[in-house]
A computed fold for a 76-nucleotide RNA from a Campylobacterota bacterium, annotated as c-di-GMP-I-GGC riboswitch aptamer. Rfam family: c-di-GMP-I-GGC riboswitch aptamer. Rfam links the family to the GO term cyclic-di-GMP binding. The coordinates come from a structure-prediction model, not an experiment, and the mean pLDDT is 81. NCBI's taxonomy places the organism under Bacteria, Pseudomonadati, Campylobacterota.
RNA sequence: AUGUUAAAAGCCAAACAUAUCGUGAGGUGUGGACGGAAAGCUAUGGGUCUCAGGGAAGAUCGCCAGGCUGCACAUU
Numbered sequence: 001a002u003g004u005u006a007a008a009a010g011c012c013a014a015a016c017a018u019a020u021c022g023u024g025a026g027g028u029g030u031g032g033a034c035g036g037a038a039a040g041c042u043a044u045g046g047g048u049c050u051c052a053g054g055g056a057a058g059a060u061c062g063c064c065a066g067g068c069u070g071c072a073c074a075u076u
Base pairs, nucleotide, nucleotide: 001075002074003073004072011036012035016031017030018029019028020027021026034062040068041067042066044065045064046063047060048059049058050057051055
């Protein structure tokens, strides 16, 4: 520099339970592991979802794509 067939020491942690915040979608802590090579960060595009207040409003990046950064391994 290029690539991601296989693997995972270390890393993250779905459902569910529980506490808490929020009208809500959901967020956070703890337990817990279904999974994950970006399941790290980012609402930029699309999708989905929410609403006492439907709009210059929110939620979701563990739905897909894009952007930024990074681990391991392979090849050069």